[in-house]
RNA sequence: AGGCAAACCCGUCGCAAGGCGGAGACGCAAAGCCAGGGACCUCCACCGACGGAGGCAGCCCAGCCGCCGAA
Numbered sequence: 001a002g003g004c005a006a007a008c009c010c011g012u013c014g015c016a017a018g019g020c021g022g023a024g025a026c027g028c029a030a031a032g033c034c035a036g037g038g039a040c041c042u043c044c045a046c047c048g049a050c051g052g053a054g055g056c057a058g059c060c061c062a063g064c065c066g067c068c069g070a071a
Base pairs, nucleotide, nucleotide: 003028004027009022010021011020012019013018026058032064033063036061037060038059040055041054042053043052044051
């Protein structure tokens, strides 16, 4: 130099957690990708505990890939 975009609001999809688009910037030096491990959240079942299906990458770890600058 350039990049991403929390909350709130609008539209839309979903039972929900939440996703996508618009608008908007709280923040981010991997706030790029990825649900493999853990945490958390939702729905169903169960209820003493165990289970199933999802969500979350801006909670942590692992894996993959990579920009600028300095040396």